[in-house]
Predicted 3D model of a 73-nucleotide RNA (transfer RNA) from a Verrucomicrobiales bacterium. Rfam family: tRNA. Lineage of the source: Bacteria > Pseudomonadati > Verrucomicrobiota > Verrucomicrobiia > Verrucomicrobiales.
RNA sequence: AGGUCAGUAGCUCAAUUGGUAGAGCAUCGGUCUCCAAAACCGAGGGUUGCAGGUUCGAGUCCUGUCUGACCUG
Numbered sequence: 001a002g003g004u005c006a007g008u009a010g011c012u013c014a015a016u017u018g019g020u021a022g023a024g025c026a027u028c029g030g031u032c033u034c035c036a037a038a039a040c041c042g043a044g045g046g047u048u049g050c051a052g053g054u055u056c057g058a059g060u061c062c063u064g065u066c067u068g069a070c071c072u073g
Base pairs, nucleotide, nucleotide: 001072002071003070004069005068006067007066010025011024012023013022019056027043028042029041030040031039049065050064051063052062053061
């Protein structure tokens, strides 16, 4: 320099070939308990790496760019 893959909640990951962004763990609150843990119930938390484009509508499609891993030279 060229190519492939990945980037979504604090962490690990989903989202069915474009149609309301979710789960587990963690955090907070409650029930229970003498207290705590466990268990159960509930809540908060996201400019989907960034910037544009297409579309009525984009995590998903297109372009550029950044970061990481791997491959070729």